Predicted 3D model of a 74-nucleotide RNA (transfer RNA) from a Candidatus Woesearchaeota archaeon.
Taxonomically the source falls in Candidatus Woesearchaeota (Archaea, Nanobdellati).
Model confidence (mean pLDDT): 82 of 100.
[in-house]
RNA sequence: GGGGCUAUAGUGUAGCUUGGCUAUCACGCAUGGUUUGGGACCACGUAACCCCGGUUCGAAUCCGGGUAGCCCCG
Numbered sequence: 001g002g003g004g005c006u007a008u009a010g011u012g013u014a015g016c017u018u019g020g021c022u023a024u025c026a027c028g029c030a031u032g033g034u035u036u037g038g039g040a041c042c043a044c045g046u047a048a049c050c051c052c053g054g055u056u057c058g059a060a061u062c063c064g065g066g067u068a069g070c071c072c073c074g
Stems, first nucleotide, its partner, number of pairs: 001073007010027003020057001028046002031043003050066005
């Protein structure tokens, strides 16, 4: 220098060739219940689409350009 893959709550993830209402699940955390207390369990809440731009009535998803990580080639 060229090519490929990846980036989503505090952590790990689903969703991405099917564009569409309030973005999934688990752990964590907060509150309440239960318990003598803790753990476990139950209820409820919490917080996210790497950045910029474009297309579109509508973008996590499609397009372009960047950033970061990993891998391959030279």